[in-house]
Context: one part of a larger RNA
């Protein structure tokens, strides 16, 4: 230096930008660093290995020969790798015309719903439950009509739908803004892919300030059920959900499937959509290309499945596995206000 693997057996980093690095597209020419190939010098003797020999044999010596895989220097190839010029356009980008979206930020805003508040009918009840009780109500509750205020979430459209790298994102309106797909083939001339650190972003809960607090609902109280009930039901409730700013940085962050490239039957749905037909219609039908599903060949797979969105055939980077426990734990380090995050053992046992 090497093997096999990573959807369910142990194994894809949660995502994503990117420095080093690794890999990289056609074509013409140079020059020869790597490579190839030829001479030469070195590459001490002994020793190893082969062939002769000498001690009666062996060990032991003696003699050839072989290697001693290296190193240097001189010719020569020029294919590939790596270099220098120079040229292309299919790979990548750009311009330019369209499109469709809960992509993100931000300010304004509506209706429903629920709660409180005051007033008005009204006069015994109401809530709950498997069935009750704790709770609420003549200081007038439930319901119910008006008005006000607050706070969260946004039914129907909604879809097997759609953006987003992921986490995720849903009432309307407007401003800023990011990606995409299409189609022209106008420019640029490989600018590419991959990414170890390292930056960024990251759900839920969770913590700092400061607000905010409708409803829900950890913890708490209480009523019930039970043998017993620190549960599961029921009345309450308080952090917290909700905003700002800063922190955490984790999850069954899941397609248990890493990211690009190419290549290998198909059939259907659905979105997005140039363009073509019929032909002008609130239409309709064909439909390259991109997406998202389902069903299926070849192939693979231990099976399950999987099957152009591969888990198939191959190429490039990258991450990670290596019997079960101990243990994702002790230590040390680094981060964290802290919870606690990453990074990561041994004994011992089976």
């Nucleotide at each position: 230096c090497u093997g096999g693997g990573c959807u369910u057996a142990a194994a894809g980093g949660g995502c994503g930008u990117g420095c080093a690095g690794g890999c990289g597209g056609a074509a013409u020419g140079g020059a020869a660093g790597g490579u190839c190939u030829u001479c030469c010098g070195u590459g001490a003797a002994a020793g190893c290995c082969c062939c002769c020999g000498g001690c009666u044999c062996a060990a032991c010596c003696g003699g050839g020969g072989a290697a001693c895989u290296g190193c240097g220097g001189g010719g020569g190839a020029a294919a590939c790798c790596a270099u220098c010029a120079u040229u292309c356009u299919u790979g990548a980008g750009g311009c330019a015309g369209g499109u469709a979206g809960a992509g993100g930020c931000g300010a304004c805003u509506g209706g429903a719903a629920c709660g409180u508040g005051u007033g008005g009918u009204g006069g015994a009840g109401c809530g709950g439950u498997g069935a009750a009780a704790u709770g609420c109500g003549u200081a007038g509750a439930u319901a119910u009509c008006a008005c006000a205020c607050g706070g969260a979430a946004c039914g129907c459209c909604g879809g097997u739908g759609g953006c987003g790298a992921a986490a995720g994102c849903g009432g309307g309106u407007c401003g800023c803004u990011g990606g995409g797909c299409c189609u022209g083939u106008c420019c640029u001339g490989a600018c590419g892919c991959u990414g170890a650190g390292a930056c960024g972003c990251g759900a839920a809960a969770g913590c700092g300030u400061g607000g905010g607090g409708a409803g829900c609902a950890a913890a708490c109280a209480g009523g019930a059920u039970u043998a017993g009930a620190u549960a599961c039901c029921c009345u309450g409730g308080u952090a917290g959900u909700c905003c700002a700013c800063g922190c955490c940085g984790u999850a069954a962050a899941c397609g248990a499937u890493g990211c690009g490239c190419a290549c290998u039957a198909g059939a259907u749905a659905c979105g997005a959509g140039a363009g073509a037909c019929u032909c002008u219609g609130a239409c309709g039908u064909c439909g390259a290309u991109c997406g998202u599903g389902u069903c299926g060949a070849a192939g693979g797979a231990a099976a399950a499945c999987u099957a152009u969105u591969a888990a198939g055939u191959g190429c490039g980077c990258c991450g990670c596995c290596u019997g079960g426990g101990g243990a994702g734990u002790a230590c040390g380090g680094c981060c964290g206000c802290a919870a606690g995050g990453c990074u990561a053992a041994a004994a011992c046992u089976c």
Molecule: small-subunit ribosomal RNA, central domain
Organism: Phycisphaerales bacterium